[in-house]
Context: one part of a larger RNA
RNA sequence: AUUGAACGCUGGCGGUAUGCUUAACACAUGCAAGUCGAACGGCAGCACAGUGUGUAGCAAUACACACGGGUGUAAAGUGGCGGACGGGUGAGUAACGCGUGGGAAUCUGCCCAGUAGUGGGGGACAACCCGAGGAAACUCGGGCUAAUACCGCAUACGCCCUACGGGGGAAAGCAGGGGAUCUUCGGACCUUGCGCCUGGAUGAGCCCGCGUCGGAUUAGCUUGUUGGUAGGGUAAUGGCCUACCAAGGCGACGAUCCGUAGCUGGUCUGAGAGGACGAUCAGCCACACUGGGACUGAGACACGGCCCAGACUCCUACGGGAGGCAGCAGUGGGGAAUAUUGGACAAUGGGCGAAAGCCUGAUCCAGCAAUGCCGCGUGUGUGAAGAAGGCCCUCGGGUUGUAAAGCACUUUCAGUAAGGAAGAAAAGCUAGAUGUUAAUACCAUCAGGCCCUGACGUUACCUACAGAAGAAGCACCGGCUAACUCUGUGCCAGCAGCCGCGGUAAUACAGAGGGUGCGAGCGUUAAUC
Repeated sequence: AUUGAACGCUGGCGGUAUGCUUAACACAUGCAAGUCGAACGGCAGCACAGUGUGUAGCAAUACACACGGGUGUAAAGUGGCGGACGGGUGAGUAACGCGUGGGAAUCUGCCCAGUAGUGGGGGACAACCCGAGGAAACUCGGGCUAAUACCGCAUACGCCCUACGGGGGAAAGCAGGGGAUCUUCGGACCUUGCGCCUGGAUGAGCCCGCGUCGGAUUAGCUUGUUGGUAGGGUAAUGGCCUACCAAGGCGACGAUCCGUAGCUGGUCUGAGAGGACGAUCAGCCACACUGGGACUGAGACACGGCCCAGACUCCUACGGGAGGCAGCAGUGGGGAAUAUUGGACAAUGGGCGAAAGCCUGAUCCAGCAAUGCCGCGUGUGUGAAGAAGGCCCUCGGGUUGUAAAGCACUUUCAGUAAGGAAGAAAAGCUAGAUGUUAAUACCAUCAGGCCCUGACGUUACCUACAGAAGAAGCACCGGCUAACUCUGUGCCAGCAGCCGCGGUAAUACAGAGGGUGCGAGCGUUAAUC
């Protein structure tokens, strides 16, 4: 000088940052990943338009009941996309894990650009209905049905395999609009999708050089081991795997083994060189109760998916089932020690959707903590009878001390009241322009107008009001080291970072008066330079 600190005493306000370093210990409860009806059958529930009936009334009408996928929302289901991002943790890992610089044998959903397409058929399975089993979780049988679900056929420049023939391979529609023309009256159109291929962008996989802690009281290690051929496998190279062949490969420039450890940008310190560290923030990696495995998929061997085994917990009708906070809060435990079972999607970002929108413990905010840093305040001026009191005294006085009182002012902050930005850009509606188009539809873009969206929030800021009013402590005073006397104690009680103090005059113990240092903090302990 510093800290993710803790402890002791004390504690007014604001801004800003940070907050389980220990048990990767176990977890009650709630929430943290959904969305799309413009893919689909359908309408269980709710609401609305509509229809019918009844009651009241002269009637308009009101009320009640029923019907009704026609409309909106939308449970459950099929289907699509997303649950591989975002969030957490640092157990493992001394390694191509990370850092840096290169490389060739690869893939890449959504996005962008381009070429040519989107023809014609089929059979199912959920939901639903009926039945059965089970305590439950759930399961089984029969029947009906739709699709952007599934499967053939056609077409194939380019694409892939062989490369001389030849062989193989695709698709899906939905919403909107309808003036002319064509029309099978569905459409052709347009928007958005879908399928093949090429290129880009982004992301990812792989290989290599160099660098990356300690121990030799660890000296030899290795059999898929090292290389080759052939094959398999993968998106892709490769002992990655297999068969055969050869006998190699690494090592005092430290192999192997043991211990420790996530790595980096950086942080702290230091004049630097270095040393120590790797919280927050950012990049990469690894992990998700422990161990193993694959499935789906563009992408996982998948935190809030699946299967098996294990430990633990829970339910059970004993036959069998359910679970995984190292997500956000929170609980127990451990510990010197670390916060709320809060608000909102208003902003930024993400997922889905044509959009409106929905979801989002990411995020933005609020709460708690002097944990750190920064700022402000706790008054200002005047005031000598140098008051009283305290302490000391050579008893003359000295000191506390302009300190207080008194007098005159001010009102930051806190308090009360009134006003009041910015964070809000959009989206939507409406009449225009441009583009697209056959089109004054639709759709897209732009400018004008209208309307409207803020968790924070009693916001920041500003104004007024009242009154010095509500706001100072902590450590030290022998030397190092700024700051001295008295009383008590008497090698006792005690102090102490080192030297050392204390045994009757202790500036070193305890108290008091005074002083010194820092100040909403001050000391102590721990730790690093």
Overview: The part of an RNA shown here (small-subunit ribosomal RNA, 5' domain) has 529 nucleotides and comes from an uncultured prokaryote. Model confidence (mean pLDDT): 81 of 100. The RNAcentral record of the full RNA draws on ENA.